[in-house]
RNA sequence: CAGGGUGUGGCGAAGCUUGGUAUCGCGCACGGUUCGGGACCGUGAGACCAUGGGUUCGAAUCCCAUCACUCUGA
Numbered sequence: 001c002a003g004g005g006u007g008u009g010g011c012g013a014a015g016c017u018u019g020g021u022a023u024c025g026c027g028c029a030c031g032g033u034u035c036g037g038g039a040c041c042g043u044g045a046g047a048c049c050a051u052g053g054g055u056u057c058g059a060a061u062c063c064c065a066u067c068a069c070u071c072u073g074a
Stems, first nucleotide, its partner, number of pairs: 001073007010026004020057001028044005050066005
């Protein structure tokens, strides 16, 4: 320098192809159970999706640019 991949709660992933108010597991808080703890059960909080712009009635999803990490080639 050229090309590809990844970026989503505290952590790990799904959702993108096919646009329609973001899901699951672990963890966290509260309650139940227990003599107490663990395990188990119930409830709840927590991300508006790397950043900016565009298209659209509507964007995590489509388009463009940029940033970070990473892989391949030179």

Predicted 3D model of a 74-nucleotide RNA (transfer RNA) from an uncultured Erysipelotrichaceae bacterium. Its Rfam family is "tRNA". By type it is a transfer RNA. The sequence was found in a public genome assembly.